Predicted 3D model of a 582-nucleotide part of an RNA (large-subunit ribosomal RNA, domain I) from a Minisyncoccota bacterium. Its mean pLDDT, the model's own confidence on a scale to 100, is 80. The sequence was found in a public genome assembly.
[in-house]
Context: one part of a larger RNA
RNA sequence: GGCGUUCGGGGGAUGCCUUGGAUAUGCAUGGCGAUGAAGGACGCGGCUAGUCUGCGAUAAGCUUCGGCGAGGUGACACGCAACCUAUGAACCGGAGAUGUCCGAAUGGGGAAACCCACUCUAAUGAAGAGUACUGUAUUGCUAUAAAGGCAAUACGGAGCACACUUGGGGAAGUGAAACAUCUCAGUACCCAAAGGAAAGGAAAACAAGCUGCUUGCAGCAGAAUUCCCUUAGUAGCGGAGAGCGAAAAGGGAGGAGCCCAAACCGCAUCCGUCUCUGACGGGUGUGGGGUAGUAGGGUAACAGAGUUUUAUCGUCAACGAUAAAGGAAAGUUACAAAGUGUAUUGUUAGCGGAACGCGCUGGAAAGCGCGACCACAGAGGGUGAUGGUCCCGUACGCGAAAACACUACACCUUUCUUCUGUUAUUCCUGAGUAGCCCGGGACAUGAAUAGCUUGGGUGAAUCUUCCGGAACUAACCGGAAAGGCUAAAUACAUGUAUAUACCGAUAGUGAACCAGUACCGUGAGGGAAAGGUGAAAAGAACCCCGUUGAGGGGAGUGAAAUAGACCUGAAACCGAACGCCU
Repeated sequence: GGCGUUCGGGGGAUGCCUUGGAUAUGCAUGGCGAUGAAGGACGCGGCUAGUCUGCGAUAAGCUUCGGCGAGGUGACACGCAACCUAUGAACCGGAGAUGUCCGAAUGGGGAAACCCACUCUAAUGAAGAGUACUGUAUUGCUAUAAAGGCAAUACGGAGCACACUUGGGGAAGUGAAACAUCUCAGUACCCAAAGGAAAGGAAAACAAGCUGCUUGCAGCAGAAUUCCCUUAGUAGCGGAGAGCGAAAAGGGAGGAGCCCAAACCGCAUCCGUCUCUGACGGGUGUGGGGUAGUAGGGUAACAGAGUUUUAUCGUCAACGAUAAAGGAAAGUUACAAAGUGUAUUGUUAGCGGAACGCGCUGGAAAGCGCGACCACAGAGGGUGAUGGUCCCGUACGCGAAAACACUACACCUUUCUUCUGUUAUUCCUGAGUAGCCCGGGACAUGAAUAGCUUGGGUGAAUCUUCCGGAACUAACCGGAAAGGCUAAAUACAUGUAUAUACCGAUAGUGAACCAGUACCGUGAGGGAAAGGUGAAAAGAACCCCGUUGAGGGGAGUGAAAUAGACCUGAAACCGAACGCCU
């Protein structure tokens, strides 16, 4: 020095565990904020130095209403002291009070958590209140051709929230094996706005089918939007490359339809004209009316049906107007719009809830043995090993002073109480719009094209009208643009409940542990490591060595101490003893 055996050190793999994560489903909820938010700074404890939690100078809390029922004064974190508590504490829930300073931050300033003011009130002391900007409305002063300026008051706005939504903007790496059209992709990202969902939405849309027979006629039939499946990697688009990629029909979820503008008739007000107590015309506001494609509506005439009562005006006729009572209908998610009360149900604390003993092993019984019991409960968790009957629970049943939510009813509100038809009609039916030309954009479709949209130009018709049906024309068919509203089915997040052929500490969230922390970076930003004594601290009194150490040896506890600051404790690596070889 090597090999072997044994015993150790070191190290933290493995096994077992789980306080933490992941995912799915059901239900509920979906905002907070000038009444000062989100997020912070600084404080607050009898002993409290620090951190977390809670709270705000009323400071681990105050008041009140409920629940609960014997202990309590939060955690790391043990302990001491002093208190509270059956006159019901602590704890849990509802409602309220207080709530420093910063922060939209808003009296002015500012290097956030600081500095400096003015006015009013007030015992002119303490203290309190007000004082930013801006929109709308109203008012005052000033000024004016109109505008404007200043001031006051009332009601709003502002900021935040990692998702989802709509709109306005909008890349590049990449792919095309280079690259420019193209692709990535209307993605990422930025901005604005909103809601619990948003968006879309009641055809100037699709479609052009089925059946019958006389073969060109008759009959029948769907119907807003949204989401899913399918159609279909189809039809198509495409340096026809790379690639991109529908829709209708069909099957489901859900299901809901409405209101204006205008014609016409009134009222109010302003202006103009005239023959000036008035008439006519125009503008504005407002009430009635009215909303369609088989065109509808208005107006006029006629016809039919129907008609509760009263009062006033007009008028002396019926049903023109107003008001009241009676009758009928509807309603707060659209079609008008505020609530109040009562009740049911639910949410925010909770309550009741069956049934077991003995022996054996063991440190410990829930194990094993014996004999019982409950079960609308043999889900699950805990307890010194594996417990239906020990504990918490579970099935099942019950519960709210207060707040909130849904639903129902009542009050309440609104409407109707004249509609229908025929004929006529010189009335109305959304204009710089539709269309056309040039260009752009979005449609699966890259300009060969219909339709949509619109920057510039041009520019209609008015129902005997207009648009569409993938160039275009005729016929045919479908529809009525240029105004608006609309629940549900859908997306996402949070809470809660349940579950898992999900993970089990290099996994699972970055984070099981005081983690978006320590640390790095000027900054935007990046971003860890780190779990386990034992059933119970019973956490090793006392003695010895040692520096009043570290560490160790006895003693003691414990089932175990090679469980001692720790489960198990692999390998690399480092030793000791013994044996053999060199």